[in-house]
Molecule: Glycine riboswitch aptamer
Organism: uncultured Loktanella sp.
């Protein structure tokens, strides 16, 4: 230095889910629906096992249901840190 792990940034991919009414339009309202921002719950499992960490499962508070934006997760590159050597 490479390899490994974790933040951050860039870049590529990235799903699901309606209708009706009102309105010049952006949008608004009603009912219904979706789960892959976030949040919460149970818990397989894991650990230093007193206790703690915990999901893509569950809920749907939030968010979303033309497009756009966002988007868990995956790939590539870069920065920083740790570990190894």
């Nucleotide at each position: 230095c490479c390899c490994g792990a974790c933040u951050c940034g860039a870049u590529g991919g990235g799903a699901g889910a309606a209708c009706u009414g009102c309105u010049c339009g952006c949008g608004c309202a009603g009912u219904g629906c979706c789960g892959a921002a976030g949040g919460a719950g149970c818990a397989a499992c894991c650990g230093c096992c007193c206790c703690g960490g915990a999901a893509a499962c569950u809920c749907u508070c939030a968010g979303g249901c033309c497009c756009a934006a966002g988007g868990a997760c995956c790939g590539u590159c870069g920065u920083g840190u740790c570990a190894c050597a």